A computed fold for an 87-nucleotide RNA from Robiginitomaculum sp., annotated as transfer RNA. It was read from a public genome assembly.

[in-house]
């Protein structure tokens, strides 16, 4: 150094062709239920601002293509897998 594959909430993951980003599950948090706790059931949960209603910002980071990008193109950081050279 080459060549490859991967980066998504707290945590495993989904979004099959570019079209509501986080779908199910854990995990928390509130509540029912129980003398009580465990199991169960509800309903909440990505961040930020808000009492709320809403508004913003989010796919590793910087641009770029598009009416729209997690997906696509450059370039950049990390991790893993091969590999090459170390007189």
């Nucleotide at each position: 150094g080459c060549g490859g594959g991967c980066g998504u909430g707290g945590u495993g993951g989904a979004a099959u062709c570019g079209g509501u980003a986080g779908a199910c599950a854990c995990g928390c948090a509130a509540g029912a239920c129980u003398u009580a706790a465990a199991a169960u059931c509800u309903u909440g949960u990505u961040c930020c601002u808000g009492u709320a209603a809403a508004g913003g910002a989010g796919u590793g980071c910087c641009g770029g293509u598009u009416c729209a990008a997690g997906u696509c193109c450059g370039g950049c950081c990390g991790c893993c897998c091969g590999u090459a050279c170390c007189a």